[in-house]
Molecule: transfer RNA
Organism: Treponema sp.
C1' cells in the first nucleotide's frame, strides 16, 4: 500500500428486497412464609455513516469510519 471478512437492543447472534427478531440481561405482575426457580407481560433498534439503484433498502452498488485477518 494491497485482498478479504465483520459492523442489526445493553450483551451474543439471525435475518439476504416488502412484517426488524430470537437468547441472555432490565423492570413489572403472579406464584413463595421469604428467596430461588417457574409462569405472564413490558421497555430497549430508525440495522456504523452518506450518496445511488429500486415503487419499496439491513438486504444491492460505491465512497468513508471502526475492528480482525492475511500478502508485501
Nucleotide at each position: 500500500g494491497g485482498u478479504c471478512g465483520a459492523u442489526u437492543a445493553a450483551c451474543u447472534c439471525a435475518g439476504u428486497g416488502g412484517g426488524a427478531g430470537a437468547g441472555u440481561g432490565c423492570c413489572a405482575c403472579c406464584u413463595u412464609g421469604a428467596c430461588a426457580u417457574g409462569g405472564u407481560g413490558g421497555a430497549a433498534g430508525c440495522c456504523g455513516u452518506u450518496a445511488g439503484u429500486u415503487c419499496a433498502a439491513u438486504c444491492c452498488u460505491a465512497a468513508c469510519a471502526u475492528c480482525g485477518a492475511c500478502c508485501a